[in-house]
Source information:
c-di-GMP-I-GGC riboswitch aptamer, 100 nucleotides, folded computationally. Its mean pLDDT, the model's own confidence on a scale to 100, is 80.
RNA sequence: AAUGACAAAGGCAAACCUGUUGAAAGGCAGGGACGCAAAGCCACGGGUCUAAGGACGAAAGUCAAUGAUUUUCGCAGCUAGGACAGCCGGGUUGCCAUAC
Numbered sequence: 001a002a003u004g005a006c007a008a009a010g011g012c013a014a015a016c017c018u019g020u021u022g023a024a025a026g027g028c029a030g031g032g033a034c035g036c037a038a039a040g041c042c043a044c045g046g047g048u049c050u051a052a053g054g055a056c057g058a059a060a061g062u063c064a065a066u067g068a069u070u071u072u073c074g075c076a077g078c079u080a081g082g083a084c085a086g087c088c089g090g091g092u093u094g095c096c097a098u099a100c
């Protein structure tokens, strides 16, 4: 440098459960192992999820103008923003092994 033996020392830990945090997606901690050769790290490109707030729509009310405003409800289809690195690509760092 290359490769990752249907490998492996060592490592990580999905679902699920408990606690905690968050509006939510999700995060964190403990238990637990489906898997992982970067399942270490970075939201840069694509993708997926979320949507408190805003927008939009509906209903009811107020003002007394023909549209302002308040409350409640609805929606992911619109959005700021958020999340996922164990969806793919990209960037970056690194342990072990030497079957090929």
Base pairs, nucleotide, nucleotide: 002098003097004096011036012035016031017030018029019028020027021026034086040092041091042090044089045088046087047084048083049082050081053079054078056074057073058072059071060070061069062068063067